[in-house]
Context: one part of a larger RNA
RNA sequence: UUGGGCGUAAAGGGCGCGUAGGCGGGCGGGAAAGUCUCUCGUGAAAUCCCUCGGCUCAACCGGGGAAGUGCUUUUGAAACUGGUAGACUUGAGUCCGGGAGAGGAAAAUGGAAUUCCCAGUGUAGCGGUGAAAUGCGUAGAGAUUGGAAGGAACAUCGGUGGCGAAGGCGGCUUCCUGGACUGAUACUGACGCUGAGGCGCGAAAGCCAGGGGAGCAAACGGGAUUAGAUACCCCGGUAGUCCUGGCUGUAAACGAUGAACACUUGGUGUGGCGGGUAUCGACCCCUGCCGUGCCGUAGCUAACGCGAUAAGUGUUCCGCCUGGGGAGUACGGUCGCAAGGCUGAAACUC
Numbered sequence: 001u002u003g004g005g006c007g008u009a010a011a012g013g014g015c016g017c018g019u020a021g022g023c024g025g026g027c028g029g030g031a032a033a034g035u036c037u038c039u040c041g042u043g044a045a046a047u048c049c050c051u052c053g054g055c056u057c058a059a060c061c062g063g064g065g066a067a068g069u070g071c072u073u074u075u076g077a078a079a080c081u082g083g084u085a086g087a088c089u090u091g092a093g094u095c096c097g098g099g100a101g102a103g104g105a106a107a108a109u110g111g112a113a114u115u116c117c118c119a120g121u122g123u124a125g126c127g128g129u130g131a132a133a134u135g136c137g138u139a140g141a142g143a144u145u146g147g148a149a150g151g152a153a154c155a156u157c158g159g160u161g162g163c164g165a166a167g168g169c170g171g172c173u174u175c176c177u178g179g180a181c182u183g184a185u186a187c188u189g190a191c192g193c194u195g196a197g198g199c200g201c202g203a204a205a206g207c208c209a210g211g212g213g214a215g216c217a218a219a220c221g222g223g224a225u226u227a228g229a230u231a232c233c234c235c236g237g238u239a240g241u242c243c244u245g246g247c248u249g250u251a252a253a254c255g256a257u258g259a260a261c262a263c264u265u266g267g268u269g270u271g272g273c274g275g276g277u278a279u280c281g282a283c284c285c286c287u288g289c290c291g292u293g294c295c296g297u298a299g300c301u302a303a304c305g306c307g308a309u310a311a312g313u314g315u316u317c318c319g320c321c322u323g324g325g326g327a328g329u330a331c332g333g334u335c336g337c338a339a340g341g342c343u344g345a346a347a348c349u350c
Stems, first nucleotide, its partner, number of pairs: 004321003007304002012318001014201004021194003025088001027086001029084001033081002035077002041071002049065006091191001092188003096183003103177002106174002109171001110154001115149001117147005125136002162169002206247006215241002220236004258317006266295011299306002323350003332343004
C1' cells in the first nucleotide's frame, strides 16, 4: 500500500464550534473542463506476444505483424460529474403563538442535622468493638432544656423521571441567559453534511495567590488484630474537601458503540406538546410529532447479544487498529510553576 476491521478479541478522538478539504435535493437552458467518440502526430531499437523463415532440432538469429493500456492535435455527443446564468421547495433556516425542564451565570434567603460555646436540670459513667483498648468524664461528661456561633450539604417529593454537546446539573425566591419541543401560516431559496489543522469547554485529584474551615478525611500519631500488620476494625488528626481569581487537561471522560441522512414486521411502559371523543376537569379511548425504558420478528453476530434509540440495509465525511512483552517507556519536539500532558520508537525477547 492492498485487503480486512473498530460493543466485549487490537481499534471511536472526552465533548463541541468551525477553517481548508471531501461529499451534496428536484427542474429546464446555454458553454463543453472531466467523460465518451472520430482524426493527426508521437509512443526509438532490442525485449515480451503472434506468424513466417535460417543454422540437422533447440537455445540463438533474421523478416513481418500486433501490443505499447499514455500524451498531443482535430471532429463530434451532452446522459452523468464539475463550472455558468435562471427559476423551485421537500433539505436547512427565519418570523409568530404556546407549554415543559436539577440547562448555565449572579444575588438574596430557609429549615432539619452535626460540631463548638454559654446557661439550667442532674450524677457516674460515656463512647467504641467480634471482644477490647486508646479516648472523653467528679475541674461535673454523656443525657435533657433554653440561648448563641459557624461551615457544609439540601431528607421526603425523587422516578430504567427531566435538562445539557460532553464533563455534568437537585431546598426556595428574584434577575440575566442558552438550547430543545410543539402548533399554525408566512418568508429566505440548497444557504446543507462532515471536518485534517485551529479555537473553546472539560469529573475527581493536584498546583499558585487570597479567604474560609462545621462535618468528613490522604499523610501522620495512638489503641487493637496478627507470626509480622507500614493494612482491614477503633480513638484522634493535617493537607484537602468550600469560596474568589489563575493553572493543569486527565478518567472504566462508558452505551467500553464517531457524526449526519434515508429505508426496514410488531408488543408494552413512561416524559413533553398538540388534535379528537366526552359537560369544564380528573380519568379513559383514538391519533400525530419529539424524547426516554423494556421485550421481541426479519436481518446481523464467533458467540454473548443488537434488534426503528440497530450491532439490520445503504450513502457521505472524520478518527483509529495491524501478534504478546519491551512501552505509552527512551530520545527529540512541544505545552506546563511543578506534578506531568501530547506526540511516540528501537534493540532484544516469546
RNAcentral holds the full RNA, with entries from ENA. Small-subunit ribosomal RNA, central domain from an uncultured prokaryote, 350 nucleotides, folded computationally.